[in-house]
């Protein structure tokens, strides 16, 4: 220089055939407990990596781009 993959909540990583975003673990609060672990509940936490197109509607389809991984030269 070319192909492929992968970015989604503090982490790890779901999201099916486009229909309006979730789980686990952690935080935070509360109950149990003398306390602590643990267990229970309940809360917050997202420009879905960026921009633009398509569509009534887009994490999801098309383009461009930006970081990582992987192969091939």
């Nucleotide at each position: 220089g070319g192909g492929g993959a992968a970015u989604u909540a503090g982490c790890u990583c779901a999201g099916c055939u486009g229909g309006u975003a979730g789980a686990g673990c952690g935080u935070c609060a509360g109950g149990u407990u003398c306390g602590c672990a643990a267990u229970c509940u309940g809360a917050a936490a997202g420009u879905c990596g960026g921009g633009a197109g398509u569509u009534c509607g887009a994490g999801u389809c098309u383009c461009c781009u930006a970081u990582u991984c992987u192969c091939c030269a």